[in-house]
A computed fold for a 337-nucleotide RNA from an Actinomycetes bacterium, annotated as Bacterial RNase P class A.
Its mean pLDDT, the model's own confidence on a scale to 100, is 75.
Taxonomically the source falls in Actinomycetes (Bacteria, Bacillati, Actinomycetota).
Its Rfam family is "Bacterial RNase P class A". Its family is annotated with tRNA processing, ribonuclease P activity and dimeric ribonuclease P complex in the Gene Ontology. Rfam classes the family as a ribozyme.
RNA sequence: UGAGUCGACUGGGUGGCCGCGCCGGUGACGGUGAGGAAAGUCGGGGCUCCACAGGGCAGGGUGCUCGCGAAGCGAGUCGCGGUGACGUGCAGGACAGUGCCACAGAGAACAGACCGCCACCGGGGGGUGACCCGCGGUGGUAAGGGUGAAACGGUGCGGUAAGAGCGCACCAGCGUCGGGGGUAACUUCGGCGGCUUGGUAAACCCCACCCGGAGCAAGAUCAGACAGGGGAGGGCGGCCCGCCCGUCUUCGGACACUCCCCAGGUAGAUCGCGUAGAUGGAUGGCCACCCCGCCCCUCGGGGCGGACAGAACCCCGCUUACAGGUCGGCUCAUCAU
Repeated sequence: UGAGUCGACUGGGUGGCCGCGCCGGUGACGGUGAGGAAAGUCGGGGCUCCACAGGGCAGGGUGCUCGCGAAGCGAGUCGCGGUGACGUGCAGGACAGUGCCACAGAGAACAGACCGCCACCGGGGGGUGACCCGCGGUGGUAAGGGUGAAACGGUGCGGUAAGAGCGCACCAGCGUCGGGGGUAACUUCGGCGGCUUGGUAAACCCCACCCGGAGCAAGAUCAGACAGGGGAGGGCGGCCCGCCCGUCUUCGGACACUCCCCAGGUAGAUCGCGUAGAUGGAUGGCCACCCCGCCCCUCGGGGCGGACAGAACCCCGCUUACAGGUCGGCUCAUCAU
């Protein structure tokens, strides 16, 4: 210098004018008024109401390690991608058991003889002969060909009728033993064992840990009207009208009516509700100058544009959207000293 990678921050500024909500003030007026995501409403907590002896089953969630936590986050390990910084991961268990593995292919899980290779038998052809070439049958063989995402370790030597971990050396994996590093996941080195064991658990399942429900339209307080309950009053009298029961009358009780009280809590109001804050409704607009980007020309100006988006009980996370700008760590390449 160029290319890249990761992280943090910012999200136009100043002034004037006109407005809006809330609070204070008699008033003039003063104070205050969106975001990093206020968004999605996906998790968790506070708060509120309901339910709840204890244990188990069923169901659901989480799943490498360590640390802190409620969610979640940080650091690391391992796999994959990248030269690298770095990115990325539904990352426990496949000898507990069961299931599944399309198409192709002979065969897809304690496998499989289609071609090939080899042996033996039968029969045929050629050749003077040694012998050679087809065909059929029986058996051996997983080295070679072919199919497939995957064919039951790889390379080499020995071995064999041909072959094969059948034997050996090296390599890879697995198991086991021991040493080193790390809290751990894990990693590294060495010895031993022919041990060579497919994939799939976003299939059932196994293991470990965890799990009440609904939500501020939660809920709480005050409290009309109508209806209900209780108490007190209440003429049977006065032309019409309703006037019940007991009683000879007097009188007593009941209804209508008037007033008072009561519980429940509907309409409504208030709280819940916050140093923005609800009426689920304010937080804005215009002008000037400056800043940034693009375009035009007479080089001094002119024009256009400046994202994503806007609280609604609060807080902590996660995810998603975002024009432009600032700062820092690191990597690779090239050049110079």